[in-house]
RNA sequence: GCCUCGAUAGCUUAGUCGGUAGAGCGCUAGACUUGUAAUCUGGAGGUCGCGGGUUCGAUUCCCGUUCGGGGCU
Numbered sequence: 001g002c003c004u005c006g007a008u009a010g011c012u013u014a015g016u017c018g019g020u021a022g023a024g025c026g027c028u029a030g031a032c033u034u035g036u037a038a039u040c041u042g043g044a045g046g047u048c049g050c051g052g053g054u055u056c057g058a059u060u061c062c063c064g065u066u067c068g069g070g071g072c073u
Base pairs, nucleotide, nucleotide: 001072002071003070004069005068006067007066010025011024012023013022019056027043028042029041030040031039049065050064051063052062053061
């Protein structure tokens, strides 16, 4: 330098051949308990790495770019 995969909640991640994003753990409130833990129920938390483009509409498609993994020279 080129090719390829990835970036989504605090952490680990799912997702969609384009239609306003889910889970587990964690956090938090309540129930239960003499109390704690465990268990059960509810809640908060994400401009989907960044900047553009296409589109009525983009996490998804296209271009560029940053960072990380792998490969080739």
Description: RNAcentral holds the sequence, with entries from ENA. Transfer RNA from an archaeon, 73 nucleotides, folded computationally. It matches the Rfam family "tRNA". It is annotated as a transfer RNA.